[in-house]
RNA sequence: AGAGUUUGAUCCUGGCUCAGGACGAACGCUGGCGGCGGGCUUAACACAUGCAAGUCGAACGAGAAAGGAUCCUUCGGGAUCUGAGUAAAGUGGCGCACGGGUGAGUAACGCGUAGGCAACCUACCCCCAGGCGGGGAACAACCACGGGAAACCGUGGCUAAUACCGCAUAAUUGUCUGGACCUCACAUGGGGACCAGAUCAAAGGCUUCGGCCACCCGGGGAUGGGCCUGCGUCGGAUUAGCUUGUUGGUGAGGUAACGGCUCACCAAGGCAACGAUCCGUAGCUGGUCUGAGAGGAUGAUCAGCCACACUGGCACUGAGACACGGGCCAGACUCCUACGGGAGGCAGCAGUGAGGAAUCUUGCGCAAUGGAGGAAACUCUGACGCAGCCACGCCGCGUGCAGGAAGACACCCCUCAGGGGCGUAAACUGCUUUUAUAUGGGAAGAACACCCUACUCGGUAGGGUCUGACGGUACCAUACGAAUAAGGACCGGCUAACUCCGUGCCAGCAGCCGCGGUAAUACGGAGGGUCCAAGCGUUGUCCGGAAUCACUGGGUGUAAAGGGUGUGUAGGCGGACAUGUAAGUCAGGGGUGAAAGCCACCGGCCUAACCGGUGAACUGCCCUUGAUACUGCAUGUCUUGAGUCCUGGAGGGGUCACUAGAAUUCGUGGUGUAGCGGUGAAAUGCGUAGAUAUCACGAGGAAUACCAGAGGCGAAGGCGGGUGACUGGACAGGUACUGACGCUGAGGCACGAAAGCGUGGGGAGCGAACAGGAUUAGAUACCCUGGUAGUCCACGCUGUAAACGAUGGAUGCUCGAUGUGACGGCCCUAGGCCGUCUUGUCUAAGCUAACGCGUUAAGCAUCCCACCUGGGGAGUACGAUCGCAAGGUUGAAACUCAAAGGAAUUGACGGGGGCCCGCACAAGCGGUGGAGCAUGUGGCUUAAUUCGAUGCAACGCGAAGAACCUUACCUAGGCUCGAACGCAACCGGACAGUCCCCGAAACGGGAUCUUCUUCGGACUGGUUGCGAGGUGCUGCAUGGCUGUCGUCAGCUCGUGUCGUGAGAUGUUGGGUUAAGUCCCGCAACGAGCGCAACCCCUGUCGUUAGUUACCAGCGGAUCAUGCCGGGGACUCUAACGAGACUGCCUGCGCAAGCAGUGAGGAAGGUGGGGAUGACGUCAAGUCAUCAUGGCCCUUACGCCUAGGGCUGCACACGUGCUACAAUGGACGAUACAAUGGGCUGCUACCUGGUGACAGGAUGCCAAUCCUCAAAGUCGUUCUCAGUUCGGAUCGGAGUCUGCAACUCGACUCCGUGAAGUCGGAAUCGCUAGUAAUCGCGUAUCAGCAACGACGCGGUGAAUACGUUCCCGGGCCUUGUACACACCGCCCGUCAAGCCAUGGAAGCUGGGGGUACCCGAAGUCCGUGACCCAACCUUAGGGAGGGAGCGGCCGAAGGUAAACCCAGUGACUGGGGCUAAGUCGUAACAAGGUAGCCGUACCGGAAGGUGCGGCUG
Repeated sequence: AGAGUUUGAUCCUGGCUCAGGACGAACGCUGGCGGCGGGCUUAACACAUGCAAGUCGAACGAGAAAGGAUCCUUCGGGAUCUGAGUAAAGUGGCGCACGGGUGAGUAACGCGUAGGCAACCUACCCCCAGGCGGGGAACAACCACGGGAAACCGUGGCUAAUACCGCAUAAUUGUCUGGACCUCACAUGGGGACCAGAUCAAAGGCUUCGGCCACCCGGGGAUGGGCCUGCGUCGGAUUAGCUUGUUGGUGAGGUAACGGCUCACCAAGGCAACGAUCCGUAGCUGGUCUGAGAGGAUGAUCAGCCACACUGGCACUGAGACACGGGCCAGACUCCUACGGGAGGCAGCAGUGAGGAAUCUUGCGCAAUGGAGGAAACUCUGACGCAGCCACGCCGCGUGCAGGAAGACACCCCUCAGGGGCGUAAACUGCUUUUAUAUGGGAAGAACACCCUACUCGGUAGGGUCUGACGGUACCAUACGAAUAAGGACCGGCUAACUCCGUGCCAGCAGCCGCGGUAAUACGGAGGGUCCAAGCGUUGUCCGGAAUCACUGGGUGUAAAGGGUGUGUAGGCGGACAUGUAAGUCAGGGGUGAAAGCCACCGGCCUAACCGGUGAACUGCCCUUGAUACUGCAUGUCUUGAGUCCUGGAGGGGUCACUAGAAUUCGUGGUGUAGCGGUGAAAUGCGUAGAUAUCACGAGGAAUACCAGAGGCGAAGGCGGGUGACUGGACAGGUACUGACGCUGAGGCACGAAAGCGUGGGGAGCGAACAGGAUUAGAUACCCUGGUAGUCCACGCUGUAAACGAUGGAUGCUCGAUGUGACGGCCCUAGGCCGUCUUGUCUAAGCUAACGCGUUAAGCAUCCCACCUGGGGAGUACGAUCGCAAGGUUGAAACUCAAAGGAAUUGACGGGGGCCCGCACAAGCGGUGGAGCAUGUGGCUUAAUUCGAUGCAACGCGAAGAACCUUACCUAGGCUCGAACGCAACCGGACAGUCCCCGAAACGGGAUCUUCUUCGGACUGGUUGCGAGGUGCUGCAUGGCUGUCGUCAGCUCGUGUCGUGAGAUGUUGGGUUAAGUCCCGCAACGAGCGCAACCCCUGUCGUUAGUUACCAGCGGAUCAUGCCGGGGACUCUAACGAGACUGCCUGCGCAAGCAGUGAGGAAGGUGGGGAUGACGUCAAGUCAUCAUGGCCCUUACGCCUAGGGCUGCACACGUGCUACAAUGGACGAUACAAUGGGCUGCUACCUGGUGACAGGAUGCCAAUCCUCAAAGUCGUUCUCAGUUCGGAUCGGAGUCUGCAACUCGACUCCGUGAAGUCGGAAUCGCUAGUAAUCGCGUAUCAGCAACGACGCGGUGAAUACGUUCCCGGGCCUUGUACACACCGCCCGUCAAGCCAUGGAAGCUGGGGGUACCCGAAGUCCGUGACCCAACCUUAGGGAGGGAGCGGCCGAAGGUAAACCCAGUGACUGGGGCUAAGUCGUAACAAGGUAGCCGUACCGGAAGGUGCGGCUG
């Protein structure tokens, strides 16, 4: 410090997720030791039991017992002393208000911080001053009696005090009252001093007699508290108004004290947008966690403050409480009870139950520290010190160290089978002993107190005795022996770490992206590895990363985001100069900012954690002194901001009134006749009752052609004939006046298109709804004919729009160019130049993610306002508010997704555009589709009909040959090292052959025969083990091969340049070409794979060569024939050459190039044909050609054999053959090829047969022999018919091949003689030696289903105007919401499941308040006829006190009407999610009617239409 994730890729925006740290944690697996810490976050739920606050006999009265000793004894015991002035209880004092716990309540002066009290208190402690005299009356305890189950209580009687009560004394003190004076940083007052009056004290105890401890009054201090104030302190405005003791005053009461704290009266205030009130949540802080910081989160342990003590209320005592272990009352709960009545409060320490994911021992000790009491000893102390439990955290240590390679044997894992890994790991050798175990030793923490001594006021100094829970602990030593001690998570990317097996979208994983559908580094296991380590992971929470709420430090044209516009209130901000002030600001000083913590240094435990010391820091607040640039404030001045005034012109600015012409429609009349109208085409509609058309006149409403413009005006919405009235604003010029009067603007107010609403008019045209006609699968639409609201006017409402420049307002600054409108200035005025405002375009710098903006900023700055924070849910719900309504404004959540988005890029696509090509269309010729047959396929059938190929690019395809074989399929019979092959070990010696038997064969059984040898073996049989075999699966694991786009002209690279980047450029453009062919231009320059050429065949010629080919000339021979001698001319053969290049000419053109009845030439613009197939696409085809990974079978999915099947047939399709006839059929005669093949072969010729063929026989291993083409030509016949066309089918008889023609061959002969008379929709091929037509050959092959395939030659056409359209393709451009790429994407209803949520008759619970009723305890007030010890008394009583009673207030409770919140609710509304449901096709391309916004109506649904607006 970043990373993953939106896309085909890119940049940006933006969310989600991860890596880090932390925790009072919990859970899973695992677990050796120690140190230091921590340990109910939930039920402030309920609690059994024990303990947690007592102490003082030196304040007081009273005063046991056990035990011990002595004596007595009736042996039961008694007495005395001791125990002992002790225990327990009581009076009294002090303490119990501390310490300890908890966080319910509290949004508050509660807390924090800084101050104030001149408005206060403070027991114990300290200092100073003074005092402590003399009396009195009681009450507990105790005794007696009584009540009660108990708790406890009552009556009578005795008694002490440091308990209580008078009196005296004190005064210059204190308090109160009155008078008057001085003084002060503080002045509603404080302090001091003076006078007068009134009034208030006390307690003793101990003593070594020195004193000590107490007590009272007063002053002061210290400590602790009380009160007040400034500032700070969570969320909600879908909480906007709150308040009657409320705000203030006067007086009184009350308090320690101020105060509405309380009361009476008076006034009507007080608080609030700087957020009152209400609701929700919450103890606050030092700190803690995180963070670079600023911040954010948090408030366990420790420390400070507050609050609370079962819930609520109340007071008493006291220095202090409204009191955790005190009291009273009420309530709930629990317990006891004799039913009458009582008792209780663990949020103290342990502990229990409950709740919960979850949190410990009913331990030891007061030894230390601290606290209470005491003179002290001492007692008490669950504070505290320690121990126990728990890996809960942090820290430390260990589980060994060193050597050891034959890199060991082996397990396990992988493997290319060679090896590799585990791995110096182990074994083995040496060493060590922390820790654990055992034994022994063994601390510090302890010094006080107390006693003694010395000095002494306190006290100090010295000495002595005693005291340890932890604990026989830490620590040390010895012994022993590697001995006692390693796991967890992870290994697809982020993120360090990889292989095998299993599984097969299953099981499962997952933080995000995502893995899993037969080769999973992602699931599970294993081996190996990585990271941590007594822990490791998971879950949860917080901060970080997140600049993702942005103060530091973000944005708003298109990503989320500028309010529709103006005016203006509060508020914020504000021109120039001067003076003053010093609030902000800055500087110095002072106070404070508790300690702990953090940080630095030093130190103590072996180290660390931990602890101690010192410092720094605590960024803050307050006080004070100063500075005065800036801001503020005050005063004075200025003119440039702003405004006023004068002059001038421009303008659809606004309101009202009047008015004009054109057009539509309607009415009346005339002319006139059959149509009009409307559409893609029609129909509905109108018209012979006279339309449309045309002429004249009239009526009425709405809108204003041309001018008209990127033009003008207005704040926006918006504004358009003309004239007038009234009226707003801007601009230019002048520079007279005011003197900062300014900018912005939350709320507020006003304006605000269209649609819509109300009332009343108006209504020509248009026209939602509606009706009809069309279109269509449907058509609630688009189109057509009609047509109502509405559109228009007046008045009122509504308040929204893509109200847009998707760009808030104001001011200043920052290169230019060129137009527009208005006004002005200058000149040498034809015209030009300059200035201000306005309105446009292009562009520099700069900005921007890019697009783009660019003096009219989206640049550089300042000020103010508004708004945004992932998508959906949703601008929805609820609430509030506005509205007549429609609806508007404000405006969530649950839930759900990992994206949603912007700009740009490359493709693909478009019922977008441009250019171009192709038998693509058109123009032609011939077919297919109809018939019969052949063949392939589908389907059906079957025991099997083996398998594959399936749009073009499967279907006469693999198959260039299925009767057996082939053969993979079925049935049946058999074999199991196997039908073929390799190796090893062991055993045997035959095996084979021949013959016989069974059998369909394979096989099985029997007989016969019996090998070679170098003795190893060869060969063969058996057994065993590796291996064999598989046309079994996966072409979606593959190689290879192939098809296709397509022989289309494309596909790329290097360097450079441009761009943030994907990428672009080059390759685009202008021409040209068959071509990315070439030329020109150009930020490109070059290059590669393709094109072309090079190769083969063919067309012309030449050279060479001349057999088997040829034969002109010469010779010979024959009935005849290159038959022979010869020849090398010709044809031909087959090798080498030539030739064609737009080279020449003319025209056009810059060139490339194009054109020509051009020339020449055998051939002319690629001469024709072939081979040749770029980068890639289709997971195209093939595991059944072959090869091959993986999986599967192994007495079978292998192998052998026989028979069957692949040929099955209602049917459908493809490809063909033959035809339908006269351009023909039949018969006869006759001419001319080329490619090829041939010895198990091709076969001349002869004979036989009607023939297929058979029997003989000859030539040829081939330019030698086989070897004869057919259409054609000549002639005859048939004469338009189901025929002398056509030949299917069937019957019979044969031939040939072959073990074998039944299923299931071909051919021949005789007979039979079907459909078919040119083929619907549709569709195919072909542009020249082509189509059409005619035959010939070959491969495969015993034969053949071949009419197929591949070749060969013969005869030999027609047509192309042209590129609008169909199909395919290329280039450029445009739009895109597509990228699996239009066979794309995608919307809404309906149906199904699940989820959360709104409404709802109600129902239930909770909350706070209001009003009223009742009213406990208790303070206060009143009363007090009843009661009473202290004092007074004249002895009657009085003073004083109390019970009781009454009153105010008052908790709980009750009643009532509302409100708020939560839960639930038949039914109901929409929403979200969910591989393959239904209906349509709305959107994205011109998305097939451009889309969208607002509004209204309508419709199963998307949606349609009207009106206005926007261009996205």